Predicted 3D model of a 91-nucleotide RNA (c-di-GMP-I riboswitch aptamer) from a Chromatiales bacterium. Its mean pLDDT, the model's own confidence on a scale to 100, is 81. The sequence was found by an Rfam model in a public genome assembly. The organism belongs to Chromatiales, within Bacteria. Its Rfam family is "c-di-GMP-I riboswitch aptamer". Rfam links the family to the GO term cyclic-di-GMP binding.
[in-house]
């Protein structure tokens, strides 16, 4: 340094839910709280899921609405892949 997480120690993070707050929303932030996590540290490059706006086609044919196919913007890093940084050990 790479691989690795059976064994060790110091520890770390924090799901659901509740309260407050921001947002049209998905969801974010703070506090409480622990389901779990060897990167559950950080980054949206790829896929995925979710949210908002919108176009086209069909049905109806007055409007509204529904399904399908697209476009744009956003969210999730605890959905995978990828990039990057890192503690302790083991062979």
């Nucleotide at each position: 340094g790479a691989c690795u997480g059976a064994c060790u120690a110091c520890g770390g993070c924090a799901a659901a839910c509740c309260c407050g707050u921001c947002g049209c929303g998905a969801g974010g932030c703070g506090g409480g709280g622990a389901c779990g996590c060897a990167a559950a540290g950080c980054c949206u490059c790829c896929g995925g899921u979710c949210c908002g706006c919108u176009g086209c086609c069909c049905g109806a044919u007055g409007g509204g609405c529904g399904c399908g196919c697209g476009g744009c913007g956003g969210a999730c890093a605890g959905c995978g892949g990828g990039g990057u940084u890192g503690c302790c050990g083991g062979g």